The part of an RNA shown here (small-subunit ribosomal RNA, 5' domain) has 500 nucleotides and comes from a Candidatus Gastranaerophilales bacterium.
[in-house]
Context: one part of a larger RNA
RNA sequence: GGACGAACGCUGGCGGCGUGCUUCAUACAUGCAAGUCGAACGAGAAUCUUUAGCUUGCUAAAGAGGAAAGUGGCGGACGGGUGAGUAAUAUGUAGGAAAUCUGCCCUUGAGAGGGGGACAACAGUUGGAAACGACUGCUAAUACCCCAUAUGAGAUACUUUGGAAUAGGUAUCUUGAAAACUCCGGUGCUCAAGGAUGAGCCUGCAUCUGAUUAGCUUGUUGGCGGGGUAAAUGCCCACCAAGGCGACGAUCAGUAGCUGGUUUGAGAGGAUGAUCAGCCACAAUGGAACUGAGACACGGUCCAUACUCCUACGGGAGGCAGCAGUAGGGAAUUUUGCGCAAUGGGGGAAACCCUGACGCAGCAACGCCGCGUGUGUGAUUAAGCCCUUCGGGGUGUAAAACACUGUCAGUGGGGACGAAAUUUGACGGUACCCGCAGAGGAAGCACCGGCUAACUCCGUGCCAGCAGCCGCGGUAAUACGGAGGGUGCAAGCGUUGUCC
Numbered sequence: 001g002g003a004c005g006a007a008c009g010c011u012g013g014c015g016g017c018g019u020g021c022u023u024c025a026u027a028c029a030u031g032c033a034a035g036u037c038g039a040a041c042g043a044g045a046a047u048c049u050u051u052a053g054c055u056u057g058c059u060a061a062a063g064a065g066g067a068a069a070g071u072g073g074c075g076g077a078c079g080g081g082u083g084a085g086u087a088a089u090a091u092g093u094a095g096g097a098a099a100u101c102u103g104c105c106c107u108u109g110a111g112a113g114g115g116g117g118a119c120a121a122c123a124g125u126u127g128g129a130a131a132c133g134a135c136u137g138c139u140a141a142u143a144c145c146c147c148a149u150a151u152g153a154g155a156u157a158c159u160u161u162g163g164a165a166u167a168g169g170u171a172u173c174u175u176g177a178a179a180a181c182u183c184c185g186g187u188g189c190u191c192a193a194g195g196a197u198g199a200g201c202c203u204g205c206a207u208c209u210g211a212u213u214a215g216c217u218u219g220u221u222g223g224c225g226g227g228g229u230a231a232a233u234g235c236c237c238a239c240c241a242a243g244g245c246g247a248c249g250a251u252c253a254g255u256a257g258c259u260g261g262u263u264u265g266a267g268a269g270g271a272u273g274a275u276c277a278g279c280c281a282c283a284a285u286g287g288a289a290c291u292g293a294g295a296c297a298c299g300g301u302c303c304a305u306a307c308u309c310c311u312a313c314g315g316g317a318g319g320c321a322g323c324a325g326u327a328g329g330g331a332a333u334u335u336u337g338c339g340c341a342a343u344g345g346g347g348g349a350a351a352c353c354c355u356g357a358c359g360c361a362g363c364a365a366c367g368c369c370g371c372g373u374g375u376g377u378g379a380u381u382a383a384g385c386c387c388u389u390c391g392g393g394g395u396g397u398a399a400a401a402c403a404c405u406g407u408c409a410g411u412g413g414g415g416a417c418g419a420a421a422u423u424u425g426a427c428g429g430u431a432c433c434c435g436c437a438g439a440g441g442a443a444g445c446a447c448c449g450g451c452u453a454a455c456u457c458c459g460u461g462c463c464a465g466c467a468g469c470c471g472c473g474g475u476a477a478u479a480c481g482g483a484g485g486g487u488g489c490a491a492g493c494g495u496u497g498u499c500c
Base pairs, nucleotide, nucleotide: 001500002499003498004497006496007495008494009493010492013371014370015369016368017367018366019364020363021329026327027326028325030324031323032322035074036073037072040071041070047064048063049062050061051060052059053058054057081282082281083280091206092205093204094203095202096201100199101198105195106194107193108192109191110190111189113147114146115145116144122137123136124135125134126133127132152175153174154173155172156171157170158169159168160167180187181186208254209253210252215245216244217243220242221241222240223239225237226236227235257279258278259277260276261272262271263270264269284305285304286303287302288301307318308317309316310315335361337360338359339358343357344355345354346353347352374404375403376402377401384395385394386393387392408441410436411435412434413433414432418427444489445488446487447486448485449470450469451468455484456483457482458481459480465472466471
């Protein structure tokens, strides 16, 4: 000198764009953050209409209506948060598979024949304070099951390519599917092949500090045979062998999410990993699986632990590292806002519904950028203040005064783009445009001994104090405190902290 997710002190006019718990991965009141589909299914409340009966406001029937719940499907594995753990099951980069899976989407081929039994909802009985159940009975489906058919799959044998069959082909045996709805346009369903996308696995290299950590290892290293997985493998198991790693730093300990980047520097390099983007890991702590194309699942389940809450003491409920917000911690970090109008996501044929993703607004000089706080004329130069050698000098064209201007702010009127599409705009009567009035509403902070731009007076008297270093202060202090003046930056200026 530059930089900052900064903080503190003094000060503070406006706008645009960004950024905003770096500390306790501490605990959380309250609200919201993941639903949707009636064109899969049964059932159907309130309400309304009509008719009948009459007790004149109730009952019954028919129709419309469609709430809440239930079965079923898809989605809750995305999106959003955090960085605790992790020094390599991570990340970055380059590769590999004769060792893999992939819902929705796209392409192609083939198919959808026949039958059955339930379970919710509901009704009844019943347990419990509640959470939540139990029993009996009825019922539908794109829920579940059986039979048939099938290019498929599995086993065995032969054969082709190949370095190597586990790949391709042929034969035999065994085995395997489906679901309908419809507004008649379609939308779905099953099997097979291919694609796309996404994901899992393996390998090389790179990836902080410590040797005052030198030896480490028994599923350990390898083999054979099994099990297991979508899939190779000690991933797991039985048996056999005794290996494997290490001064090119194993093991142990400490610290740490990694990267694109950011910052500094001429570069090499150093430091760093906020916001944005990619990957990983985690979801009170620890463990486990279920469902599913995909999870060992933040707002799912089960178990244990700690904590909080409810309880009729028998038993139950909960998880903000989602958005706001609260307490605590801290030098320190915002609103319990508006909207789905846009972009994107889930569901749906669609209308549409949901969306604290997102778009916006609010707060904060926290940062960057831009603008303003007036302009011109104006005296041998007012007053005041300061200095003085008492002559004068400085503040100073500065003010006053005169003449103007109207940025910003204010006020009146008009008023968008963003919407693609006849509907649809939170922002927002915002941006912007036009008019009006009037210099009015808008300057501070640090420094002035040298480094380092900027000097005098008064007070103080090694005191009070200053200080980044050298050092000032003990009676003439340009270094302390005040004043006048000056210098530098400017809606900021200084200080502190950290990095280069």

Source information: It matches the Rfam family "Bacterial small subunit ribosomal RNA". It was read from a public genome assembly. The organism belongs to Candidatus Gastranaerophilales, within Bacteria.